[in-house]
Molecule: FMN riboswitch aptamer (RFN element)
Organism: sheep gut metagenome
RNA sequence: UUUCGGGGCAGGGUGCAAUUCCCUACUGGCGGUACAGUCCGCGAACCGCUUCGGCGGCCGACCCGGUGAGACUCCGGGACCAACAGUAUAGUCUGGAUGGAAGAAA
Numbered sequence: 001u002u003u004c005g006g007g008g009c010a011g012g013g014u015g016c017a018a019u020u021c022c023c024u025a026c027u028g029g030c031g032g033u034a035c036a037g038u039c040c041g042c043g044a045a046c047c048g049c050u051u052c053g054g055c056g057g058c059c060g061a062c063c064c065g066g067u068g069a070g071a072c073u074c075c076g077g078g079a080c081c082a083a084c085a086g087u088a089u090a091g092u093c094u095g096g097a098u099g100g101a102a103g104a105a106a
Base pairs, nucleotide, nucleotide: 001106002105003104004103011023012022013021025092026091027082028081029042030041031040032039037080038079046057047056048055049054062078063077064076065075066074084095085094086093
C1' cells in the first nucleotide's frame, strides 16, 4: 500500500396490531491460552470533552461431572448474556452502516 474483516426468529399462542409479549427455535467479532459468546486483554456500541486529529469514561454472562501432565477452552449435562434509535416491549426486523474497528492475509 492492497484485499479481507458479525451471525441469528423456522413452528405455534394471545391480540385491532407483536419476527418486539408467551411457548418453542436460532446466533456467537479479534488476540492470548489445551480448541473459549461467559477466563485475561481488545474492538464496536453508549456517555462526556474536543483545536474534529483525537482524549477520557463506561462496558453483559458459568457451573457440575469426565479425560488429561495441563482445559472455567475438549467431551457429557444443565444454565446464563447480548449497545443505541424506530415500532405493541426486539441479541435475531428496520436504521445510523455501500460506515468504522480490534485484527488477518498478501